This is a predicted structure of a 251-nucleotide part of an RNA (large-subunit ribosomal RNA, domain VI) from Synechococcus sp. H55.11. Taxonomically the source falls in Synechococcus (Bacteria, Cyanophyceae, Synechococcales, Synechococcaceae). It matches the Rfam family "Bacterial large subunit ribosomal RNA". Gene Ontology terms of the family: structural constituent of ribosome and ribosome. The full RNA is in RNAcentral, with records from ENA. The prediction has a mean pLDDT of 87.
Context: one part of a larger RNA
Formats: sequence, C1' cells, structure tokens
RNA sequence: CGUUGGAAGUUUGAGAGGAUCUGACCUUAGUACGAGAGGACCGGGUUGGACCAACCGCUGGUGUACCAGUUGUGGCGUCAGCUGCACCGCUGGGUAGCCAUGUUGGGAAGGGAUAAGCGCUGAAAGCAUCUAAGCGCGAAACCCACCUCAAGAUGAGACUUCCUUUAAGGGACGUCAGAGAUGAUGACGUUGAUAGGCUGCAGGUGUAAAGCCAGAAAUGGCAAAGCUGAGCAGUACUAAUUACCCGAUCG
Repeated sequence: CGUUGGAAGUUUGAGAGGAUCUGACCUUAGUACGAGAGGACCGGGUUGGACCAACCGCUGGUGUACCAGUUGUGGCGUCAGCUGCACCGCUGGGUAGCCAUGUUGGGAAGGGAUAAGCGCUGAAAGCAUCUAAGCGCGAAACCCACCUCAAGAUGAGACUUCCUUUAAGGGACGUCAGAGAUGAUGACGUUGAUAGGCUGCAGGUGUAAAGCCAGAAAUGGCAAAGCUGAGCAGUACUAAUUACCCGAUCG
C1' cells in the first nucleotide's frame, strides 16, 4: 500500500516446512522344522544408542555489581578499621539468568490407494489361465494421520462484538520486561504495584565492627552474627504529569 466504511478479537486451511532412525534382551519356545547339530516366522513385553524439542525441581557448569579468607604495595596522619592497584590480584563458595554432562517428552498406533509379488472368479481358446470384463491381499516409498507456519490464498475467506456526538480504535510520550541490535512483542501509567527505594521472607556466605568476658598471648565466647545482584511478597516514599497526533471514501 492492498484486501473498498473504520476497528478489536477469535478462527478456517489452499499451500509450505519439520518429524519418519535403530540395537539388544525376556517371552512365545528349546516349540514348529530337523536323524542330529542346530533352531525360527507371527505375536507380546522390557531396556538402550544416535537424533530432535522443551525445561532448570535434582546432579553439575558459569555467575568480572553476592559473601568470606589471604599476599605485595599505595592511600585515609598512626593503631584498629576500611579502600585503590596487581588477570575479577589470588583462593574457597555461590542467588537469579543462561546452560548440559542433568530432567522430561518424541519417532508410535491407525486409515486410504498402491509397487514388486501372491490370489479369487473368468473367457477369448468346451481344457487351462491372477486379466481381457470384474474382485481381493500386499511396503520405511505415496495420500491422510503427528508438530509448526499459513488469507499478499491479489482467488486477499469466515464468525463475534464495537463505532456514526472527531467516534471506536491506534500512535506518540513516560515507567518497564516472560521481549529485545533498532523496529517489533508484552505489562503498566495515580480508578496505579510498571520500575526504583523501603520492609519482610527465601536463597548465598559463614559468625561483621565496636564493646564486654576468659586467656600471658595467639585465640575463643556473647553471636546462625553481619553483609547480601538479578528471586517471592507487601508498601505509593520516588518516577510513570498535563497536554499532543492519526483516525469513518474515490472512481
């Protein structure tokens, strides 16, 4: 821009893409078969491999704005306590998020029409013959079925509701994240929990500083303390103000 009034929501599916893998074991059954040696079809069940998808409760990884320990050196006048730099200085842990080596799920079953093949009935050709007329069975291939996209499918579909008072609705602006390069998508804008802050909790770290007590001191105790990013709630303290723009027809 189109889809021929303008919108919001819900859809149909022409068409397109994805997936389609496979082993072993148990059983049927030491059965059928076979002199024996050996040893099934068909069917039922269990458990794997590779591949694919989703997820983070578990096991782990990362986690340079979390916690602790510690070395050298500089600074805060000194002690104590902090702090800069040294690969995040190094080391030990680690929330959210992201992730696999972790967890869960998938390939199925079924139907249709068939291939090779196997048949039924059956003439031409009194017989025979699966074929000439006719009718069956039959494969990971084909068409459905499973998952995803999908009306620019210009053949532009359908349904429901809203708007005829510059309206329904949308945009812009602002606060943002289950979204994200930017657009877009989604949440919210005081009739408000959208983000930050604060409070509480979870989780992490592992018992802060100061003081007091014990000890000669190191150190230990008072004390699961103190600190704490992304998590879960609550709470209008801060910021989401007022205003603005588009928007209903030509041929």